[in-house]
RNA sequence: GCCAAGAACGGGCACACCCGCCGCGAGGCGGGGUCGCAAAGCCAGGGGGCUCCUCGGAGUCAGCCCAGCUGCCUCG
Repeated sequence: GCCAAGAACGGGCACACCCGCCGCGAGGCGGGGUCGCAAAGCCAGGGGGCUCCUCGGAGUCAGCCCAGCUGCCUCG
């Protein structure tokens, strides 16, 4: 350096729920919380879920899957 893997260490993220703010809404941001996660890091390109309306448009979800980009530790 590459491949494969997740037993350990260190650290990381944070479902539901609660509080505050924003949004018509799906939902987002901050704080608490800790169900889980080895990409639960980024990304709406494809599929899919969801929301709104003037019903063919505008949004939303990366913690649903795929593609793309990046990356920590370590037995082997």

The RNA shown here (c-di-GMP-I riboswitch aptamer) has 76 nucleotides and comes from a Micrococcales bacterium. Its mean pLDDT, the model's own confidence on a scale to 100, is 86. It matches the Rfam family "c-di-GMP-I riboswitch aptamer". Rfam links the family to the GO term cyclic-di-GMP binding. Lineage of the source: Bacteria > Bacillati > Actinomycetota > Actinomycetes > Micrococcales.